[in-house]
Molecule: transfer RNA
Organism: Tolypocladium sp.
RNA sequence: ACAACCAUAAGUUAACGGGAAACUAUUCGUUUACCAAACGAAAUUUGUCAGUUCAAGUCUGACUGGUUGUA
Numbered sequence: 001a002c003a004a005c006c007a008u009a010a011g012u013u014a015a016c017g018g019g020a021a022a023c024u025a026u027u028c029g030u031u032u033a034c035c036a037a038a039c040g041a042a043a044u045u046u047g048u049c050a051g052u053u054c055a056a057g058u059c060u061g062a063c064u065g066g067u068u069g070u071a
Stems, first nucleotide, its partner, number of pairs: 001070007010024004018054001026042005047063005
């Protein structure tokens, strides 16, 4: 320099173009003499900017970051 792949919650991962979820962690509550465990609840999410579409996490383009390969 070129090419391919990846980017979703604090972490690990789901999600036929048609309601963004689970587990762990965090916070609050119940329970307990206390802690832990258990149970109940809450907050935090689609890398950025455009395009297509009635509707985009999903399709398209560019950019950013990362991984790999070729020279």